RNA sequence: CCGUGCUAGACGGGGAGCUGGCGGUGCCCUGAACCCGCAAUCCGCCACAGCGGGGUCGAACUCCCCCUUUGAGGGCUGGCGCGUUUGAGUCUGCCGACGAUGAGUGGCGUUGAAGAUUGGGUCCUGCGCGGCGGAAGCCGCCGAACCUGGUCAGGUCCGAGAGGAAGCAGCCAUAAGGUGUAUCUUCCGGGUGCCGCAGGGUUGCCUGGUCGGAGCAGGCUGUCGGAGGCAAGGCGGAUGGCGCGGUUCGAUCUGGGGGGCACGG
Numbered sequence: 001c002c003g004u005g006c007u008a009g010a011c012g013g014g015g016a017g018c019u020g021g022c023g024g025u026g027c028c029c030u031g032a033a034c035c036c037g038c039a040a041u042c043c044g045c046c047a048c049a050g051c052g053g054g055g056u057c058g059a060a061c062u063c064c065c066c067c068u069u070u071g072a073g074g075g076c077u078g079g080c081g082c083g084u085u086u087g088a089g090u091c092u093g094c095c096g097a098c099g100a101u102g103a104g105u106g107g108c109g110u111u112g113a114a115g116a117u118u119g120g121g122u123c124c125u126g127c128g129c130g131g132c133g134g135a136a137g138c139c140g141c142c143g144a145a146c147c148u149g150g151u152c153a154g155g156u157c158c159g160a161g162a163g164g165a166a167g168c169a170g171c172c173a174u175a176a177g178g179u180g181u182a183u184c185u186u187c188c189g190g191g192u193g194c195c196g197c198a199g200g201g202u203u204g205c206c207u208g209g210u211c212g213g214a215g216c217a218g219g220c221u222g223u224c225g226g227a228g229g230c231a232a233g234g235c236g237g238a239u240g241g242c243g244c245g246g247u248u249c250g251a252u253c254u255g256g257g258g259g260g261c262a263c264g265g
Base pairs, nucleotide, nucleotide: 001265002264003263004262005261006260009057010056011055012030013029014028015027020046021045022044023043024042034054035053036052037051038050063258064257065256067255073249074248075247076246077245079244080243081242082241085238086237089235090234091233093230094229095228098225099224100223101222103221104220105219107216108215115211116210117209118208119207120206121205122204123200124199125198126197127196128195129193130192132189133188134187135186136185137184139180140179141178142177148173149172150171151170156165157164158163
């Protein structure tokens, strides 16, 4: 090293409870969890701590470890927090806009705090420019039975004639007026503008530069004050619950270690 046969051992473990103690039945957790009998007015044992009978595996993935890791679940907790219920006390309490403080914590600050100084914006006044709206002008068109103009057929009138006169319709044009009008000119208006110039103001707020060189600020907690509001609240006692923490037991998982006898080759 190989083969054969055995033996120890394994075929679940744990928590609370019970008990002088251990284990089991019943409850709970875990989860790959041989069978039968016994047991809560318990049952069986005694530190080798269930007993009796049967079966399977068997020195290994499987057995042992009071070594390591993990930590389901249970127990305890006058450690903290928040609720429940209750009764006798005791004190006052609780909420609270706001103000103060600056102890804790958080924020801003050497990429420069406070402070000082100097600009810009926000604000006001004036003048412009632009935009929008309105009116008028300019321009186009229409526009008169007669009481507008021009030209005036026909007709009429004056004249002997030559010639002359007034003039309807029509046509052309125009007045008042009407209508239209993109642009242009003037005037007026405002719930008009990231527009321009000048002046004023700059308590406050925003923002830039310079000097300066470490504070600023007051969100939350705490403390003090507190208009006002509530009729309940605080404290301590008991009770039971939840969460966090601590402690204890601990299934399971991970890694590591240990592991017999006989015969034959």
Bacterial large signal recognition particle RNA from Anaerolineales bacterium UBA2181, 265 nucleotides, folded computationally. The model forms 80% of the base pairs in the Rfam consensus. Rfam family: Bacterial large signal recognition particle RNA. Rfam links the family to the GO terms SRP-dependent cotranslational protein targeting to membrane, signal sequence recognition and signal recognition particle, plasma membrane targeting. It is annotated as a non-coding RNA gene.